[in-house]
RNA sequence: CGGCGUGGAUGAGGCAUGCAAGUCGCACGAAAUAUUGAGCUUGCUUGAUAUUUAGUGGCGAAAGGGUUAGUAAUACUUGGGUAACUUACCCUUAACUUGGGAAUAACGGUUGGAAACGAUCGCUAAUACCGAAUGUGAAAAAGAAGAAGCAUUUCUACUUUUUUAAAGCUGGGGAUCGCAAGACCUAGUGGUUAAGGAGAGGCCCAUGGGAUAUCAGCUUGUUGGUGUGAUAAAAGCGCACCAAGGCUAAGACGUCUAGGCGGAUUGAGAGGUCGACCGCCAACACUGGGACUGAGACACUGCCCAGACUCCUACGGGAGGCUGCAGUCGAGAAUCUUUCACAAUGGGGGAAACCCUGAUGAAGCGACGCCGUGUGAGUGAAGAAGGCCUUCGGGUCGUAAAGCUCUUUCGCUUGGGAGCAAGAGAAGCGAGCUAAUACCUCGCUAAUUUGAUAGUACCAGGUAAAGAAGCACCGGCUAACUUCGUGCCAGCAGCUGCGGUAAUACGAAGGGUGCAAGCGUUAAUCGGAUUUAUUGGGCGUAAAGGGCGCGUAGGCGGAAAAGAAAGUCAAAUGUGAAAUCCCAGGGCUUAACCCUGGAACUGCAUUUGAAACUCCUUAUCUUGAGGGUAGACGGAGAAAGUGGAAUUUCCACAUGUAGCGGUAAAAUGCGUAGAUAUGUGGAAGAAUACCGGUGGCGAAGGCGACUUUCUAGUUUAUUCCUGACGCUGAGGCGCGAAAGCAAGGGUAGCAAACAGGAUUAGAUACCCUGGUAGUCCUUGCCGUAAACGAUGUAUACUUGGCGUAGCUGGUCUCAACCCCAGCUGUGUCGGAGCUAACGUGUUAAGUAUACCGCCUGAGGAGUACGCUCGCAAGGGUGAAACUCAAAAGAAUUGACGGGGGCUCGCACAAGCAGUGGAGCAUGUGGUUUAAUUCGACGCAACGCGAAGAACCUUACCUAGGCUUGACAUGUACUGGACAACCACAGAGAUGUGGCUUUCUUCGGACCGGUACACAGGUGCUGCAUGGCUGUCGUCAGCUCGUGCCGUGAGGUGUUGGGUUAAGUCCCGCAACGAGCGAAACCCUUAUCAUUAGUUACCAGCAUUUCGGAUGGGGACUCUAGUGAGACAUGCCUGGGUUAACCAGGAGGAAGGUGAGGAUGAUGUCAAGUCAGCAUGGCCCUUAUGCCUAGGGCUACACACGUGCUACAAUGGUCGAUACAAAAGGUCGCGAAGCCGCAAGGUGGUGCUAAUCCUAUAAAAUCGGUCUCAGUUCGGAUUGUGGUCUGCAACUCGACCACAUGAAGUUGGAAUUGCUAGUAAUGGCGUGUCAGCAACAACGCCGUGAAUACGUUCUCGGGCCUUGUACACACCGCCCGUCACAUCAUGGAAGUUGGUUUUGCCCAAAGUCACUGACUUAACCGCAAGGGAAGAAGUGCCUAAGGCAGGGCUGAUGACUAGGAUGAAGUCGUAACAAGGUAGCC
Repeated sequence: CGGCGUGGAUGAGGCAUGCAAGUCGCACGAAAUAUUGAGCUUGCUUGAUAUUUAGUGGCGAAAGGGUUAGUAAUACUUGGGUAACUUACCCUUAACUUGGGAAUAACGGUUGGAAACGAUCGCUAAUACCGAAUGUGAAAAAGAAGAAGCAUUUCUACUUUUUUAAAGCUGGGGAUCGCAAGACCUAGUGGUUAAGGAGAGGCCCAUGGGAUAUCAGCUUGUUGGUGUGAUAAAAGCGCACCAAGGCUAAGACGUCUAGGCGGAUUGAGAGGUCGACCGCCAACACUGGGACUGAGACACUGCCCAGACUCCUACGGGAGGCUGCAGUCGAGAAUCUUUCACAAUGGGGGAAACCCUGAUGAAGCGACGCCGUGUGAGUGAAGAAGGCCUUCGGGUCGUAAAGCUCUUUCGCUUGGGAGCAAGAGAAGCGAGCUAAUACCUCGCUAAUUUGAUAGUACCAGGUAAAGAAGCACCGGCUAACUUCGUGCCAGCAGCUGCGGUAAUACGAAGGGUGCAAGCGUUAAUCGGAUUUAUUGGGCGUAAAGGGCGCGUAGGCGGAAAAGAAAGUCAAAUGUGAAAUCCCAGGGCUUAACCCUGGAACUGCAUUUGAAACUCCUUAUCUUGAGGGUAGACGGAGAAAGUGGAAUUUCCACAUGUAGCGGUAAAAUGCGUAGAUAUGUGGAAGAAUACCGGUGGCGAAGGCGACUUUCUAGUUUAUUCCUGACGCUGAGGCGCGAAAGCAAGGGUAGCAAACAGGAUUAGAUACCCUGGUAGUCCUUGCCGUAAACGAUGUAUACUUGGCGUAGCUGGUCUCAACCCCAGCUGUGUCGGAGCUAACGUGUUAAGUAUACCGCCUGAGGAGUACGCUCGCAAGGGUGAAACUCAAAAGAAUUGACGGGGGCUCGCACAAGCAGUGGAGCAUGUGGUUUAAUUCGACGCAACGCGAAGAACCUUACCUAGGCUUGACAUGUACUGGACAACCACAGAGAUGUGGCUUUCUUCGGACCGGUACACAGGUGCUGCAUGGCUGUCGUCAGCUCGUGCCGUGAGGUGUUGGGUUAAGUCCCGCAACGAGCGAAACCCUUAUCAUUAGUUACCAGCAUUUCGGAUGGGGACUCUAGUGAGACAUGCCUGGGUUAACCAGGAGGAAGGUGAGGAUGAUGUCAAGUCAGCAUGGCCCUUAUGCCUAGGGCUACACACGUGCUACAAUGGUCGAUACAAAAGGUCGCGAAGCCGCAAGGUGGUGCUAAUCCUAUAAAAUCGGUCUCAGUUCGGAUUGUGGUCUGCAACUCGACCACAUGAAGUUGGAAUUGCUAGUAAUGGCGUGUCAGCAACAACGCCGUGAAUACGUUCUCGGGCCUUGUACACACCGCCCGUCACAUCAUGGAAGUUGGUUUUGCCCAAAGUCACUGACUUAACCGCAAGGGAAGAAGUGCCUAAGGCAGGGCUGAUGACUAGGAUGAAGUCGUAACAAGGUAGCC
C1' cells in the first nucleotide's frame, strides 16, 4: 500500500432528524392539470388520451430487518406420532360463474375544536355489502355392503332426508338478433365449490444437554373419571359432579445462573471453555394486560386500557415508542457514515410497463483479524568521519555509509480500458387456441436499450533510489553484554528475585537478539496439568479407611442345559439442512478468500438376521452358603452367690517412749491429750498376687479370684440334609474406652479443683503434706479418642524357615510323651513382587475380582452461618472472604544435645613454682587535652606492630611559609653553570645583598625559571584484592580413580576386631588401589673411627724469664669435613589370632619416635594487616600534598593484663677461693698503666679476630658477722652533688656518690606454667642503638628437683552410634498473651432495598354469558310487526393499584468476637536433644 473478512459484548438506558411497506385505474366513483376532438348557445357543454391526487375496494403489511431481557422447560436438539388438525398466494383435477336489492366514503352544504380530530344534512359507484336460484360437490343424520387398522375408529362405493357458492374485468370478432347499448361467440384473467399435491404451521410422545441437599418433602384444577363447553385440533384447556389421588433420593419442590443448536476454540484423543460473524429454531418489541382483523398475529414502524417517561397546548385536551438503517446523549476499558444504488440477487403489488424495498449490492471509517507486497539490487577497505568500548596495541557499529553501476514492484502522474447484462424489446417469421387470416400465448431472428460501485480491476508511457521502519527484549527460565549514572535511594519484577559504591536485573548510551506494518501490555479460554484420573490418580507414614457390627434399597454374583432376543454384534433403509472442518479439482498474478465435487457428520429411528457373553423365563446340580450328628475350646456376655491374701485406712484393747513422716536438702503435717513401731480382735470399701505367656476369647470398645444358672460364638471330624439360599452395603438400626451429665446409694485407697510447705527473679508448675468432686453400684443420657495394624469387608491365587495355642488323624507304645500329617488361630525372620523411601512380604502394602467409605496446596477451620441430635457440656453436617509460595513425607550429609559408648591431651588428679595482695616497670581501657597520631579486642588484643618516641623518627596539634611542588618522566620557550663562602633580618623554613664560578665535537650535557601533561597523599574501603600471618592443631584427619550398592542426595573404601604417638600397622570385609597429611628424608646434640693440625691442645722429650712461653709433637682435648652406630625390635623369655604389636631382659654411648628444632593436609573464623610492600575503585589538588620551629605520642581520680624486686636465716652482709658457654668488635672493641669512693677520665699495646678486646661469670665452696626485728630484710620515694652521650637531657635520658628509708611479714574469690637435664634458681651475651626507658625480646651455659593411684569429674579434640521441627547449623529454631497499625469476615438493638408469596379491598380495557323497555337500510310482511343486529346495563375472569402478613436475599449499623499481616515493642520460655517434668490424642 492492497485484497478478503469483521466492528455497541456494558444501560432490553433515553432518543432530535431523515429514511426502513407499499402497490393495483385490467375492481370503483370522483377531482385537478396538460394535449386533443365533437357540439353549438362562443364560452359553455360533452368526449378521448396522458399524468397526478385523496377516497372506496383488493392483495401485502404475520415476510424481510433487529435484539437476547425473559425462559432450566409452554424453549431447543435428535427421532417419531397426528386414526386429534389447519393452510391465503402456487400447481393439478372436476364443476360452476344465474338473477336481484339496499347503502356508503369520496364529493357538496352547514358547523364544533388551538390542535388532534370531528358532528350533521344531501348525492354516488364497485370484484364493498345483502337476500334469492342452482348443487359438480361438500357438511350433518340414518341405513346397509366391502376393505383396512391401533381400542375409540378410518376409508371406498351406494340409498334417503336436511343444509350450503360465486364477481366481475380486459382484448378481439364472422354469421345471427337488437333502434342502440349490446346480446352472442371466443381468448385471457378474476371469482365459487370440492378433491389432490407442494410448501408452511398447530398439537402430542420419547431423548439429550447447567449449579445447589447448608432447598427433603411438594401438590387442591392438584391426579383420575363422567358430562358439558371451547378450539382448526387431543387434553383440567374451562366448568359441574364424583373419587383421593399424583410427583419424589434415578433428586420432586425451591433458589441461583442461562436463549438452544449447527458450530467456534483448545486438545494426540477423551474432554474443557464458549455460543461473536454466517445459518436453523425460540422469545421479545417502552412496562403490564387485552382482544379485533385475517389463511396466518394476540401483530417491531396496527387497535383498546392501565403505568412510567418525553413532547405539544389557547390548559379544555392531545401526541409518541430506533432491541430497522444511519445518527445523538448517557454509562463504559471499548465498537463505524445522519453515504450511493435498486445495475445484480431476492421480496411485495400489478396483466404488464413499472413502482416500492436502510433486505441486498456497493462505497466510507477503524492495523480489529487473516493474507499478500514493498521500503531497493550489485559493487565498494582509506576498514573514512563520528559514536561506543579498550589490556591503549586495538576492537566494534561495518560493505554498513559515501562513491560507482543498475532496476522501478508499490506510490505519484499521463493515456488506454474490460467483466459483473441475464433481461426488456420495435419489427418480422412459425406454432398453439379459436368459427377466425382477429386477440392472446409460446418459440426463433432482431433494430434499439439497462452499471450504484467507477473510469474501478487490468494494460502501457513518464518520474527519481527517488515518498515508505518501528516496537519489545538482552541475570536464569529464554535468543541476545558492555560502559556510565544511582547507592535497600530512585526504581524493576510473569516465577525465582535484583538495588546497602565496581548492578550483564534500576535509568541512559553503544552493541546485540526477536518479531515486523506492526510490536508490546492488560483481560480471558484451553493446553502443558495423569493437578478430578472413562481413557488416566490415589488413601500404613505425604491429603485420604467410616470406631465396630447387623441390615434395606442398589451394585455384583457358582456349575451344566433349553427357550426367548432386552443389552451385544452384523447388514439394509430413512434421517443426520446448508455453511463450517477434511480431501481432490478449479477461479482471482500468489495467498487469504471464493466455487464445484467427494468424504465425513462417530447420532437417532425402522426392518431383517446371529446367539458366544450378560439379562429374562423354565427345569436341574453341589463345590459357595446354611443345617444335622459326635466332640473340643476359651479372662466371650448377663445375673445371683461365695472366698482368701494384703495394703491401707479406721475403731477398740495391750506393750512401749520421743520422736515420726518427708526430701536433693528441707518445711508444712502427725506426736507427751502417748504418735511412729509391735501384738490381738473387729469394721469397711476397692481390686483379684502367683498361674500369666508377642498365650486365649470377642465385631469393635474390651474381658483375668471361685461356684451356679442362662445366652451367644469359634473350631475339628463326618459328608447325612437344603440346593446359590451368596458378597458388599447409600440411607437406617444397634453396640461403643475414658471423661462428663441426671437421680439414688456407696466411699478403703488414689486423686482434678482447692489449701499449705518448698524451689525460684517470679512458680497460679514440676517436689512434699493434706484434700473435694470423681473413680465403685443401680437406672437413664452423652457418642467421642493417637476408637491405631494410623492398613474397610469378602473371595481366589502366589517360593520358604523357625516358634506358639486349639482340635483331629497316623506311627510307636501297656499307656502317655516325643515324632509325622492336616485344619483353624496367633507371632517372628525373610524370597519374588510392590513401594518416593522407610518398609511390607500366604495374617500383603503382591497378583486379581466385587461393593462401600474417603482425598485433591498450606493457613483461615473442623471455624462461621443454617439445619439437626443433646438436660447441659457439646456432637453431626460444614463454607467463604482474606493471607502465603509454600505446607508435608521419607531418606542423606553435617552440626548440635543438661543422649550413649570408646579414646587422647599438664585436661583433671598427684606435685613444684607462681599470678591475684605491696612498690616499681611496661602495655591497654577510661578520663583529660590544641594534640595526647594510627592499628590490634575471648582463647587467637593488652613487655602486641615498636630489634630503642629528647630533635629526627612522626603519621598528631599550634604557628609561620610554598604551589609543576621535597621526589619521577616528557614537551615547548627562556636564562645561565650548579654550587661554595660571607653579611644582614627571622624561631627557623626562608628572604635580601655581596663575592667566587663550567664543559662542548656548537647538536648539546648540567642547572634554574615560565607554561602544560602530571607529581604527591601513613586520605577511605582488609566486607573489592595479592602477598604474608594467626587459630583449631603437629590434632589425625581430608580426598581421588575404577568397581560395587542406592531412583537420588549419597554410601562403600575411611566401618568392624585388635594395635599405635598416628587413617601407625595387622586381620577381616564389594572393594581394589592411589594422593595430600602422619612417619621418614633435613639441622643441632649424645658415642666412636678416620682425615687435617693454626690462632686451639701438651702425654712423652728438650729449653725456659715458669706464662704451651719456645723447640718440637699429632697422642689427648678441641675445631670441622667424611664415615660408623639404633634398624623393618636384630637376640632371649612371656603374652597375643603362629599377626600387627605389647611387657621384661641382655648387649650397647644411646632402646623402643634417644632429646630438641625446622617442617603445619582439606578446610574454618568475610580472623589480622590498604600504616611494611603491592594493588582495583573512590576522594583531596594554593591542599587531605610539601617545608620549618615549638609542643604532643611520656598527661592521671581510676580499672585490667604482663613482668621485675621483695617480704628474708636454704637468708643478708664482709672477706677469700673455683668452674662456663655462646655472642659481638675498625665511624668499632678498646688492654696494661695512672687519676677518681664511684659513674667515669686519661691512655692507645693489640685486634678486620680459635691469635687482641668486651671479660672478673654468678649461684656454688671456705671463713667471719647479723639472730627473727619492719630488722645489717626490703628498696620505693625524695634531696644534694656528679659522670656520660648528644646541636640540645626543662617538658622527657641513663648511670654514679652521699643522704633519705615508703609499702611489704607469703597474699580473698579465682587462676597460670611445668613430666627431666624439665620445673625452679644463678649469672653471661647479642640485636636495635649517639645515648637510653631493657626489669622486655632473642640466645648461652651453671646448679638442679618433686610427682603421675588413675580417667569419676572440669576444659578441649578424635571415632562410632542415637534423637532432631537446627543447616547463618543451639549465640539455632520457636509458642502464646498484651500494646500499636492495616485488611477482610462473623454477631448485633435496628434501619433501608430487591424478589417471591398468602388473604382481603377496588377494578380499567376486553372476550364470553345474560338482560336488552332504547336504536336500526337490505330479509319476511300490505301494515302493525317479526327475525336479526347493535347501543346500554349486569355477571364471571382480570392488569395496574391499595391494606395486612409471610419466605428468601442484598446493603448498612453504635458496639463486639475471633482471624490474617506488619523492620528492630513488652512478658515469659511451652515445643524441637532425655528441650532440661518424654511428647502427643
This is a predicted structure of a 1481-nucleotide RNA (small-subunit ribosomal RNA) from an uncultured Chlamydiales bacterium. The RNAcentral record of the sequence draws on ENA and SILVA.